[in-house]
RNA sequence: AGAGUUUGAUCCUGGCUCAGGACAAACGCUGGCGGCGUGCUUAACACAUGCAAGUCGAACGGGGACUAUUGGGGGGGCAACCCUCCGAUAGUUCUAGUGGCGAACGGGUGAGUAACACGUGAGAAAUCUACCCCUUAGACUGGGACAACCCGCCGAAAGGGCCACUAAUACCGCAUGUGAUCCCAGGGAACAGAUACUUGGGAUGAAAGGAGCAAUUCGCUUCGGGAGGGGCCUGCGUCCCAUCAGCUAGUUGGUAAGGUAAUGGCUUACCAAGGCGAUGACGGGUAGGGGACCUGAGAGGGUGGCCCCCCACAAUGGAACUGAAACACGGUCCAUACACCUACGGGUGGCAGCAGUAGGGAAUAUUGGUUAAUGUGCGAAAGCGCGAACCAGCAACGCCGCGUGUGCGAUGAAGGCCUUCGGGUCGUAAAGCACUUUUUGCAGGGACGAGGAAGGACGGUACCUGCAGAAUAAGUCUCGGCUAACUACGUGCCAGCAGCCGCGGUAAAACGUAGGAGACGAGCGUUAUCCGGAUUUACUGGGCGUAAAGCGCGUGCAGGCGGCAUGGCAAGUUGGAUGUGAAAGCUCCCGGCUUAACUGGGAGAGGUCGUUCAAUACUGCCAGGCUUGAGAGUGGUAGAGGGAAGCGGAAUUCCGGGUGUAGUGGUGAAAUGCGUAGAUAUCCGGAGGAACACCAGUGGCGAAAGCGGCUUCCUGGCCCAUUUCUGACGCUCAGACGCGAAAGCUAGGGUAGCAAACGGGAUUAGAGACCCCGGUAGUCCUAGCUGUAAACGAUGUGAACUUGGGCGUUGGCGGGUUUAAAUUCCGUCAGUGCCGCAGCUAACGCGAUAAGUUCACCGCCUGGGGACUACGGCCGCAAGGUUAAAACUCAAAGGAAUUGACGGGGGCCCGCACAAGCAGCGGAGCGUGUGGUUUAAUUCGAUGUUACACGAAGAACCUUACCAGGGUUUGACAUGUAGGUGGUAGUGAAGCGAAAGCGGAACGACUCUUCGGAGAGCCUGCACAGGUGCUGCAUGGCCGUCGUCAGCUCGUGUCGUGAGAUGUUCGGUUAAGUCCGCUAACGAGCGCAACCCCUGCCGUGUGUUACAAGUGUCACACGGGACUGCCGGUCUUAAGCCGGAGGAAGGUGGGGAUGACGUCAAGUCAGCAUGGCCUUUAUAUCCUGGGCUACACACACGCUACAAUGGGUGGUACAGCAGGUUGCGAAACCGCGAGGUGGAGCCAAUCCUCAAAGCCAUCCUCAGUUCAGAUUGCAGGCUGCAACUCGCCUGCAUGAAGAUGGAGUUGCUAGUAACCGCAGGUCAGCUAUACUGCGGUGAAUACGUUCCCGGGCCUUGCACUCACCGCCCGUCA
Repeated sequence: AGAGUUUGAUCCUGGCUCAGGACAAACGCUGGCGGCGUGCUUAACACAUGCAAGUCGAACGGGGACUAUUGGGGGGGCAACCCUCCGAUAGUUCUAGUGGCGAACGGGUGAGUAACACGUGAGAAAUCUACCCCUUAGACUGGGACAACCCGCCGAAAGGGCCACUAAUACCGCAUGUGAUCCCAGGGAACAGAUACUUGGGAUGAAAGGAGCAAUUCGCUUCGGGAGGGGCCUGCGUCCCAUCAGCUAGUUGGUAAGGUAAUGGCUUACCAAGGCGAUGACGGGUAGGGGACCUGAGAGGGUGGCCCCCCACAAUGGAACUGAAACACGGUCCAUACACCUACGGGUGGCAGCAGUAGGGAAUAUUGGUUAAUGUGCGAAAGCGCGAACCAGCAACGCCGCGUGUGCGAUGAAGGCCUUCGGGUCGUAAAGCACUUUUUGCAGGGACGAGGAAGGACGGUACCUGCAGAAUAAGUCUCGGCUAACUACGUGCCAGCAGCCGCGGUAAAACGUAGGAGACGAGCGUUAUCCGGAUUUACUGGGCGUAAAGCGCGUGCAGGCGGCAUGGCAAGUUGGAUGUGAAAGCUCCCGGCUUAACUGGGAGAGGUCGUUCAAUACUGCCAGGCUUGAGAGUGGUAGAGGGAAGCGGAAUUCCGGGUGUAGUGGUGAAAUGCGUAGAUAUCCGGAGGAACACCAGUGGCGAAAGCGGCUUCCUGGCCCAUUUCUGACGCUCAGACGCGAAAGCUAGGGUAGCAAACGGGAUUAGAGACCCCGGUAGUCCUAGCUGUAAACGAUGUGAACUUGGGCGUUGGCGGGUUUAAAUUCCGUCAGUGCCGCAGCUAACGCGAUAAGUUCACCGCCUGGGGACUACGGCCGCAAGGUUAAAACUCAAAGGAAUUGACGGGGGCCCGCACAAGCAGCGGAGCGUGUGGUUUAAUUCGAUGUUACACGAAGAACCUUACCAGGGUUUGACAUGUAGGUGGUAGUGAAGCGAAAGCGGAACGACUCUUCGGAGAGCCUGCACAGGUGCUGCAUGGCCGUCGUCAGCUCGUGUCGUGAGAUGUUCGGUUAAGUCCGCUAACGAGCGCAACCCCUGCCGUGUGUUACAAGUGUCACACGGGACUGCCGGUCUUAAGCCGGAGGAAGGUGGGGAUGACGUCAAGUCAGCAUGGCCUUUAUAUCCUGGGCUACACACACGCUACAAUGGGUGGUACAGCAGGUUGCGAAACCGCGAGGUGGAGCCAAUCCUCAAAGCCAUCCUCAGUUCAGAUUGCAGGCUGCAACUCGCCUGCAUGAAGAUGGAGUUGCUAGUAACCGCAGGUCAGCUAUACUGCGGUGAAUACGUUCCCGGGCCUUGCACUCACCGCCCGUCA
């Protein structure tokens, strides 16, 4: 510091998401140790149990116990003496009560509180302060009670009365009065004043004792002061909502009184009517505040847990008492809820103290130890008390530190995983060898913390020493991009993942597992939350023409800002000094724990704060000036500026009359409509309403909306000239007020034309529309309402500046030329346009009329949808307007520009594309293919063009992949390896069988040899073979198509932020991106053309088999020839085009081969090859039979016809390409014929093959025929192992449909179409009418490019880019 994500790509806008840090955390997996911290964020929910505030006997009376002495009574004993009871004295000790102090601290919690609650800085002449310290003066003399205790009573208890007694540092009276307080009188500083202070007089009010032999000491009372602490007031700061805009009656102020320690409406009475508020009152929501903590470069944003300060609270609400202080967490009273006890009468309680329980929750610990230290209460003290505190326990909850070993160790072990099978990797990792002992265990010693002795909860802890032994100790997450880290298998839009983009539909680096790798490490991930990144609320630091965003326009209060120069002040501002900003924290330095975390000391930083001194440029304030901003005056100009009244002509319609007759009107075409009751048309007259042609103009005026005949009246504003006056009077403007198109609303008029709604006619699948005929509101006027528009320049208003810009136009003014006017030129001011420099902009574009450079002020924006919406408020008669959310949902929505594709957009051009023609197809029969159906199977593929006589250049068996049945299992075929085998391999009779196969009599081998054997073969086993099984969407190769269309690109340069553009566009021209010219392009490549083959003409050479017999008309080679070369015209002196000559051929002579970058996930795994998957007694392989030939039907490609330009019969003429030895097969003979016999000749210019249409002659004469031949019967022939399913041919007989084919559709531009036959491949034969070739005869037409189809180039629009077979909207499921 950035990154991902909108697009085919680009730039921009803009949101979403990620990488970082943090945490009082929780959850998942895992878990060795120590130190220091932290630990109910939820139910301020309820709480069992224990503890958390007591202490003082040196304040007091009493009681108990013990000791000593002693008196009395009793008992025992000879006695000393012992025991016991009742006392007294002294001492020690314990203590319920009275009394004192404490209990208002310490500890907890954050419910309430938006407040003087907190923070900070000031203030009090308006205040209090127990204990502590200092100071002053004192403590005289008396009195009466109440607890405890005793007696008895009530009650279950808690507890409560009654009678009587008693002490005090408890209570009360009196005395004294230094101080103090009050009253009266006087003085009295700063200050506005009251006062503080001070002088004199008067009045009032104190006290307590204890200990000690004593000294003395601890207490007590009064006054003053201090320290520390508290109460009060105040400036400033302190969250969200304006969809909360008005609030307020003790309210605001005054007077008096009360109250308080104290000011004060704090309270009360009276008086006045104030007080607060867009600088946000009032209301609502949320919240303890701060030091600080997290984050951030900072400014900021978020947070307020632990620690410290303050506040508030103590079950909930209220109240006071005591006290120095409370309206009191572990006090009292009342009320409420809840809980507990109960004898049912009544009582008791308050863990937001420490532990702990239940509950809630994702979630948070021990009913531990000690008062040793620190601190605190009481006490004279010893001391006692303290869940404050110090420690320990639990929890990886956080931070920090340490360890889980170190060195050597290659056969790179085993094993795992991957593999191209070679290897790679885990990996020096392990094992092994040597070493160490932090940690761990055991044993021994053993603290500091304790100031002079003793005294330590922690703790036999930390630490030290010794011994033992690598021993006790590694996981978690991730590996598609962002983001470091890759493979295999499984899965197959399933299971799942995912923070965003997105993965998964059979080859997943994204799912799961494994191996490996990366990151961090006693932790690692996930989730929640916060800051950052986000300049994505922009103060630092953003925007508003089109991305979200300028109010429709003006007037204008508050507010903000404000010209030139002078003087003053010093508020802002700047500098210095000073006070304060607690400690902790933060930064720096130094120190203590082995280090660190942690912690001690010192310094610094930190405020919009206070005080003071100084400066005076700028801002501000005050004063008096100036004229350039602004305004006024004077003299002029232009104008659809506004309001009112009047007038005018043209046109439409209607009415009356005339002429006149059958239509008119309307449309793409019609119809409805009107019209013989007289329309339309035309003429004359009249009525009425609305609007004002021409002039008229990116002309004028107005703030905008808007304004258009003429005249008059009233009226606003601009502009120019002059520089006469005022002297900053200005700019902008929240709220407010006014104006505001059309439509709409209310009331009343008016209504010619037009015209929502509505009616009718058309169109259409429908037509709620577009078109047509009618037609009401409305449009018009008056008065009022509405208040919105793409109210737009999608551009707020004002001001200044920026090239000596260019070209127009409107209104003035000045000047030049001109005699004058007009015209024209120059300058200037104000408006209004176009183009453009710089600059700006994401680009488009803007460009003195800025979207440039700046200033002032206002309005507005913050992803898309929901939503120009809901609710609420305000406005409105209503319609509705204005203001304006949220839930939810998406990862985009969008702007500009680019490349394409597309358009029932435009321009130019081409093609048998149309048109012009010829022949067809579509109707019939038949052949073939396909779909469908059927079937055991009808194998599979091809499916718009670009599948359908296609793969198939030949399915009876075979082919064959399909079906049924029967067999085989290392296999029909290949290789390797191990073993076996000598009557071995091989041949193979009988028998079974449909065959395959089983079976096995009999016959019977080969090569080498060192004679052992080896090889080959065969058999058995293991590896493996095999597969027309799947995937053409995993592929190679090949091929189809656009399309033989003229295109497709690159290098360098240039332009553009970029995608890209330019070049390749443009003007001509061409079949052509062909060529020329121009040109920020210059060149080049793949295509075009040419080079290649065939053919047409000529020449040369050769001459087998041709023939006329020595020739070339033929064949094979080689060469020539054509290049717009020549002439004329035209064109830019170009390219080229037109015409002509010559020539066999003329502008590519004709034909072929040749197919650019690419498109269609086009076709083919079944031609071949091939990855992966599947199968292995079967999806392999063999065999027999069947099927691929089915048949209601539909389509495609063909053949034959429907006849006379024909058919039949007879005669007769002329080709070329090709093929032939398992072959072509002559003559001759037989047969009506297919064919048979036959075998000459031919490995071919030699032999084999009748060409047909044509021509000549004749019959048929328009008919289902002497047309047509389907179908069927019979008889034959040929091939073949075999013609039943299922071949072809022949003869005789039979003689169907069909009489030129609907909509529609195909081919062809010349030796072409059409017609005619011939040959070949495949092949035993053939269903070939197919296909590939060959020759014969041989046309018609093309005006032309409007239209259909396809294509090329340029341009334009676009929300399409999977690209119009697109995208997308609504309804329904």

This is a predicted structure of a 1373-nucleotide RNA (small-subunit ribosomal RNA) from an uncultured bacterium. Model confidence (mean pLDDT): 84 of 100. The sequence is in RNAcentral, with records from Greengenes.